[in-house]
This record gives sequence, structure tokens and C1' cells, in this order.
RNA sequence: GACAAAGGCAAACCCGUCGAAAGACGGCGACGCAAAGCCACGGGCCUACGUCCCCUGCGGGGAUACGGCCGCCGGGCCGCCGAA
Repeated sequence: GACAAAGGCAAACCCGUCGAAAGACGGCGACGCAAAGCCACGGGCCUACGUCCCCUGCGGGGAUACGGCCGCCGGGCCGCCGAA
């Protein structure tokens, strides 16, 4: 980062599995992506099993990450091609 070339990845929906959930993995399928390759280091966002607190207390509510999102941003590492 181009009306280039060769390619790559794969959203949502649906199905299956795991999970308390967020979500992850696999299949289908393409919304898109020049890093939509990898990493939870910083910010942000999601969930709340557990823990704590509250209430009108067999229940409900609130707070909270040790859980999660890299296709939210920044950062780090690696990578294909080569016009301006």
C1' cells in the first nucleotide's frame, strides 16, 4: 500500500462438543480483513462459578476476575509481493 501478482484468513446464522457464563474448538458458510498471523504487556469491553454485601431473604439485587474478547485500541514478535 496500487484497478498489480500469487495466495491467505474467515464474520453472522445454523449443527456438534466443552464451559456456570462470557466464550473456545470442529463443521457449514462468507461479513469483511494488507497482518482479521501470534502474544493478555497497557487501556477498554464481556461474563460472574466462587467470594463479599444488601433486601420484602426457598428467591432476588449489587460489587468483584483467578475466566474471556488480539475481528476494540495501543504495544511487542514474525511474515507475502513490490507500482507511486
Background
Predicted 3D model of an 84-nucleotide RNA (c-di-GMP-I riboswitch aptamer) from a soil metagenome. It matches the Rfam family "c-di-GMP-I riboswitch aptamer". Its family is annotated with cyclic-di-GMP binding in the Gene Ontology.